RNA sequence: CGCAGAGUAGGAAAUGCGCGUUAAGUGCCGAUGGAUGGGAGGUUGCCGUCGGACGAAGGGUAUGGCUGGUUAGGGCUAUCCCCGCGAUGUAUUUCCGCAUCCGCUGCC
Numbered sequence: 001c002g003c004a005g006a007g008u009a010g011g012a013a014a015u016g017c018g019c020g021u022u023a024a025g026u027g028c029c030g031a032u033g034g035a036u037g038g039g040a041g042g043u044u045g046c047c048g049u050c051g052g053a054c055g056a057a058g059g060g061u062a063u064g065g066c067u068g069g070u071u072a073g074g075g076c077u078a079u080c081c082c083c084g085c086g087a088u089g090u091a092u093u094u095c096c097g098c099a100u101c102c103g104c105u106g107c108c
Stems, first nucleotide, its partner, number of pairs: 002107004010096009019086003028052007038102003058083003062079006
């Protein structure tokens, strides 16, 4: 010199544990700040704050309470659990993962 490779922020899936379903969260728009391979540089991507618009899927068993009041077995409500739902949070695992220059590792 050449060839090959590793590592960021983060993303996806599976599984577990939660949260919400009394609507938080997620998603969208605007403003602003920040982090982002070891270095440079930086945003398609990520995060925070503020403001704005929009917006949802509930159901079942059991137990207790209240209520109705009797050839009855209805109504309301609380809690646990179960099945769902939410562009839901998080942990683990697997896979993916910074163009460019330098650096790093291996080989020649």